[in-house]
RNA sequence: AGGGGCAUAGUACAACGGUUAGUAUAGCGGUCUCCAAAACCGUAGAUUGAGGUUCGAUUCCUCAUGCCCCUG
Numbered sequence: 001a002g003g004g005g006c007a008u009a010g011u012a013c014a015a016c017g018g019u020u021a022g023u024a025u026a027g028c029g030g031u032c033u034c035c036a037a038a039a040c041c042g043u044a045g046a047u048u049g050a051g052g053u054u055c056g057a058u059u060c061c062u063c064a065u066g067c068c069c070c071u072g
Stems, first nucleotide, its partner, number of pairs: 001071007010025004018055001027043005048064005
């Protein structure tokens, strides 16, 4: 330099163009316990950025940014 992949709660991952954006774990509150742990109940928390297409975009297109892989 060229080509490809990925970017979603703190972390690991889901999500036919119409979802209340979900699961696990971690966090917080509670029940239980002499106290704690475990278990159970509840609670808050996320779509990398900017444009475009569409009635509607996490999802499709373009550019940018970051990370990874391949070619030379």
Transfer RNA from a Candidatus Saccharimonadota bacterium, 72 nucleotides, folded computationally. It was read from a public genome assembly. The source organism's lineage runs through Bacteria, Bacteria candidate phyla and Candidatus Saccharimonadota. Its Rfam family is "tRNA". It is annotated as a transfer RNA. Gene Ontology term of the family: triplet codon-amino acid adaptor activity. The coordinates come from a structure-prediction model, not an experiment, and the mean pLDDT is 83.